This is a predicted structure of a 100-nucleotide RNA (c-di-GMP-I riboswitch aptamer) from Desulfosarcina cetonica JCM 12296. Its Rfam family is "c-di-GMP-I riboswitch aptamer". Rfam describes the family as follows. GEMM was predicted in a large-scale screen for bacterial structured RNA regulatory elements. The organism belongs to Desulfosarcina cetonica, within Bacteria. The sequence was found by an Rfam model in a public genome assembly.

[in-house]
RNA sequence: ACUAUGUAAAGCCAAACCUGUUGCGAGGCGGGGACGGAAAGCCACGGAUCUCUCAGGGGUGUGAGCCACAGACCUUUUGUGAGAAAGCCGGGUUGCCAUG
Numbered sequence: 001a002c003u004a005u006g007u008a009a010a011g012c013c014a015a016a017c018c019u020g021u022u023g024c025g026a027g028g029c030g031g032g033g034a035c036g037g038a039a040a041g042c043c044a045c046g047g048a049u050c051u052c053u054c055a056g057g058g059g060u061g062u063g064a065g066c067c068a069c070a071g072a073c074c075u076u077u078u079g080u081g082a083g084a085a086a087g088c089c090g091g092g093u094u095g096c097c098a099u100g
Stems, first nucleotide, its partner, number of pairs: 003100004012037002017032006035087001041093003045090003049084004054079002056076005062070002
């Protein structure tokens, strides 16, 4: 230097939750905290997930004598655009220690 592995040691990161702040929201950032991690470092290329906008479908109520129409709310296994996270899977990339 390259490669394989991850027992132990020294270290590292930090889930849920609590809290402050910020965002329409998914979420982000700070503090506390440890479920876990051998890349739980970085990227966001593919799949999966989540949010919001617009449109489409369905439902409920109202206006209206009825139909059509309008508007409000809910929902969506539909489409489109913009985002979020990536510690879901795959991919790319750069590394520490120990042992062989």